[in-house]
Context: one part of a larger RNA
RNA sequence: CUGGGCUUAAAGCGUACGUAGGCGGACUUGUAGGCAUCUUGUGAAAUCCCUCGGCUCAACCGGGGAAUUGCAGGGUGAACCACAAGUCUUGAGGCGAGUAGAGGCGGUCGGAACGAUAGGUGGAGCGGUGAAAUGCGUAGAUAUCUAUCGGAACGCCAAAGGUGAAGACAGGCCGCUGGGCUCGUCCUGACGCUGAGGUACGAAAGCAUGGGUAGCGAACGGGAUUAGAUACCCCGGUAGUCCAUGCCGUAAACGAUGCACACUAGGUCGGGGAGGUUGACGCCCUCCCGGCCGAAGCAAAAGUGUUUAGUGUGCCGCCUGGGGAGUACGGUCGCAAGGCUAAAACUC
Repeated sequence: CUGGGCUUAAAGCGUACGUAGGCGGACUUGUAGGCAUCUUGUGAAAUCCCUCGGCUCAACCGGGGAAUUGCAGGGUGAACCACAAGUCUUGAGGCGAGUAGAGGCGGUCGGAACGAUAGGUGGAGCGGUGAAAUGCGUAGAUAUCUAUCGGAACGCCAAAGGUGAAGACAGGCCGCUGGGCUCGUCCUGACGCUGAGGUACGAAAGCAUGGGUAGCGAACGGGAUUAGAUACCCCGGUAGUCCAUGCCGUAAACGAUGCACACUAGGUCGGGGAGGUUGACGCCCUCCCGGCCGAAGCAAAAGUGUUUAGUGUGCCGCCUGGGGAGUACGGUCGCAAGGCUAAAACUC
């Protein structure tokens, strides 16, 4: 380079925005760089191929032709690519009117549970387990009532439900704010798709500084279990879990399935909107989103099947036997932990 792949066999970047680049709607006119065709020059000879001839044949040799798929110049063409000018509305965006939602940020308020503190009642146990013990308790526990304080999380509603690019998002109310969907078809007129680098966001754990700490709880201590028990069970319990600010940048970051567009049977359920019809229930139609079942097709099969893993196009990322190894070295980022990039020897 050609070819084959990426749900589960190796393989989709965690997600988005976007630079370069690649690719790009309908119509008209033109230019002629690509493209097509004709022509001229050149493309040394030998070799290879064809043909004729010379050595008795052949190898070998000689004559002629073809080829040399290339390069350059000139002419012509205008379908396609490109370029220039113009037009258009279906792609894209805007405008107006509605609408659903745990989308984000800030503030404020609430009840249940739990713990603590103070007080009342009460008087011997409580707690815990398979059974126990450690533990708590006559300095009055457990239980129960009242008051106060504190931190964290928000039962029912709740769903196969909703929102968000992903991570993720759930008590009520208020403020600020992003996006979606529907209807109108009024405006712009290809403004688009993808996206190497880049930038931003990114669960949990972890790190830094300061605060906070009810419950839970790595580490740690104790009690059990056991042959042992650095565990599983029990009693305690520090970091952490929470808040603010700044880092980290990973994950089975999963649909293990990149994004966009077009096309290709249906049925059914749920969520949001518009329309038609009805007195109402309801029914019909249409757009968007979320599921299930399935025709064709696809697939090694499992399965998938208009939310495609079908049929195609564009662009990006990635794979190339197992181990060594996502390691070493180097580079780069990070306070560190470590992240990203990424081999080889050797071995099967």
Overview
Small-subunit ribosomal RNA, central domain from a Phycisphaerae bacterium, 348 nucleotides, folded computationally. The organism belongs to Phycisphaerae, within Bacteria. Its Rfam family is "Bacterial small subunit ribosomal RNA". It was read from a public genome assembly.